A computed fold for a 72-nucleotide RNA from a Candidatus Micrarchaeota archaeon, annotated as transfer RNA. Its mean pLDDT, the model's own confidence on a scale to 100, is 81. It was read from a public genome assembly. Rfam family: tRNA. About the family: Transfer RNA (tRNA) molecules are approximately 80 nucleotides in length.
RNA sequence: GCGGCUGUGGUCUAGUGGUUAGGAUACCAGCCCUCCAAGCUGAUGACCCGGGUUCGACCCCCGGCAGCCGCA
Numbered sequence: 001g002c003g004g005c006u007g008u009g010g011u012c013u014a015g016u017g018g019u020u021a022g023g024a025u026a027c028c029a030g031c032c033c034u035c036c037a038a039g040c041u042g043a044u045g046a047c048c049c050g051g052g053u054u055c056g057a058c059c060c061c062c063g064g065c066a067g068c069c070g071c072a
Stems, first nucleotide, its partner, number of pairs: 001071007010025004018055001028042004048064005
């Protein structure tokens, strides 16, 4: 330099054009317990960036950035 794959809360991840963006875990508050852990309940928190298509985009298209793999 070329090609392929991937990018969603702190972390891991689901989501094939109309979802209230879901789950797990972590953190926080409460309950329980003599205390801690475990357990139960609740709360907070996310679509890599820019543009386009569309009535409507996490999803499709273009460009960029980052990571991984392969070729040179």